[in-house]
Context: one part of a larger RNA
Molecule: small-subunit ribosomal RNA, 3' major domain
Organism: metagenome
RNA sequence: UGACGGGGACCCGCACAAGCGGUGGAUGAUGUGGAUUAAUUCGAUGCAACGCGAAAAACCUUACCUACCCUUGACAUGCCAGGAACCUUGGUGAGAGCCAAGGGUGCCCGAAAGGGAGCCUGGACACAGGUGCUGCAUGGCUGUCGUCAGCUCGUGUCGUGAGAUGUUGGGUUAAGUCCCGCAACGAGCGCAACCCUUGUCACUAAUUGCCAUCAUUGAGUUGGGCACUUUAGUGAGACUGCCGGUGACAAACCGGAGGAAGGUGGGGAUGACGUCAAGUCCUCAUGGCCCUUAUGGGUAGGGCUUCACACGUCAUACAAUGGUCGGUACAGAGGGUUGCCAAGGCGCGAGCCGGAGCCAAUCCCCACAAAGCCGAUCGUAGUCCGGAUUGCAGUCUGCAACUCGACUGCAUGAAGUCGGAAUCGCUAGUAAUCGUGGAUCAGCAUGCCACGGUGAAUACGUUCCCGGGUCUUGUACA
Numbered sequence: 001u002g003a004c005g006g007g008g009a010c011c012c013g014c015a016c017a018a019g020c021g022g023u024g025g026a027u028g029a030u031g032u033g034g035a036u037u038a039a040u041u042c043g044a045u046g047c048a049a050c051g052c053g054a055a056a057a058a059c060c061u062u063a064c065c066u067a068c069c070c071u072u073g074a075c076a077u078g079c080c081a082g083g084a085a086c087c088u089u090g091g092u093g094a095g096a097g098c099c100a101a102g103g104g105u106g107c108c109c110g111a112a113a114g115g116g117a118g119c120c121u122g123g124a125c126a127c128a129g130g131u132g133c134u135g136c137a138u139g140g141c142u143g144u145c146g147u148c149a150g151c152u153c154g155u156g157u158c159g160u161g162a163g164a165u166g167u168u169g170g171g172u173u174a175a176g177u178c179c180c181g182c183a184a185c186g187a188g189c190g191c192a193a194c195c196c197u198u199g200u201c202a203c204u205a206a207u208u209g210c211c212a213u214c215a216u217u218g219a220g221u222u223g224g225g226c227a228c229u230u231u232a233g234u235g236a237g238a239c240u241g242c243c244g245g246u247g248a249c250a251a252a253c254c255g256g257a258g259g260a261a262g263g264u265g266g267g268g269a270u271g272a273c274g275u276c277a278a279g280u281c282c283u284c285a286u287g288g289c290c291c292u293u294a295u296g297g298g299u300a301g302g303g304c305u306u307c308a309c310a311c312g313u314c315a316u317a318c319a320a321u322g323g324u325c326g327g328u329a330c331a332g333a334g335g336g337u338u339g340c341c342a343a344g345g346c347g348c349g350a351g352c353c354g355g356a357g358c359c360a361a362u363c364c365c366c367a368c369a370a371a372g373c374c375g376a377u378c379g380u381a382g383u384c385c386g387g388a389u390u391g392c393a394g395u396c397u398g399c400a401a402c403u404c405g406a407c408u409g410c411a412u413g414a415a416g417u418c419g420g421a422a423u424c425g426c427u428a429g430u431a432a433u434c435g436u437g438g439a440u441c442a443g444c445a446u447g448c449c450a451c452g453g454u455g456a457a458u459a460c461g462u463u464c465c466c467g468g469g470u471c472u473u474g475u476a477c478a
Stems, first nucleotide, its partner, number of pairs: 001478002003475003007472007015462002019426005026316008034307002042053002064302007073127001077126002079123005086103007107116003129291002132289003138285002140280003143276001145274001150189006156165003169180003195268004200236007209226003214223002239262001242256005318419001322378007334366003339358002344353003385416001390411007432454007
């Protein structure tokens, strides 16, 4: 100087408390451990691994296993020889492939011979190739402490020196934020602001958007208009600016006015010096080591989907604030040409037929939002709750749904009556709850990412638990 303390003081955080809803019990989904296996590819392992890499494992993916094949190789550059490239057919085989047959002669230079570019085949060698090992050799990227308020430097001063000072102290703040003081004076990386979005207003603009006034129509449909809504560009607006109080005449805090918004208005992006030899050599790059008729390459089938069990994360429930039936209302944000697919018809339905429109501010489609509201029924029951499981019959995608897809109909109706010890999230348009869309994608979502609808309760307080910050103290630790 740090680190540590079941030392002290002060402060903060959904850290506790106060509340609301869960997890832990059930069934299912998914990931992991373990076990199993020819293989169940690999990685991730306290917080910070476990719906994680994977924004889609039937084949492919795929790295694993078995079998069958190839060896200058699926891919790159260089050399030599031959041939246009390419197309068609037959045999064999699970296929990769192997064995044959036939057609075919382009482009540039040149009169031709021939040469060249490109592509293909064969040959020899340099080499290719490796999701093989080492993340404890590395780059890059990422997680975490933590959006915590810290981490440092120059000069000066002090100290023999390591170092100290500044950065401590008194206040204050979300903040090393600001003020005052001070052997310090300044500065840098962080904080804040500048950026995006949302909330208010004005101006400009008016199509594909809108419709107050005037006509018109079945209809903002058409004329007309750009006031309103909206769209998208530029501005304004919030700064403790104003008033009162407290304070040290400061910084600031408390209350108020005006205001759409008030003290960082809400949200996002943004992550200092560093820590964990944290994670990743399976994104990529790369040193070293290793394989080179195989640890490389191709194909078919299988596996990653197994299952006594254990754990994590979710979904659905156990019901009446509910289930079922009928009627009825209101979003936002997205996507659409190998696409979204209307009307109409068929089917109980998944879906099929059909073909209009839309390359979409064009209202064309996905697309009926659902919870809600109005009525009816059920009457506390393993039920008109719950839907697992299983049987049969189907639909769709796709070369192909056996291993191993999703969905539909009929039948079947399991566990489950609110969950031990323990434990998680959340402070406001939040929790809870309700639907909607998107990426991936042929097909497949209870996951992920986004969108809106309805919409709470509680916070006395900082004694305690956890984590963090500042000062101080002890130490046989570095």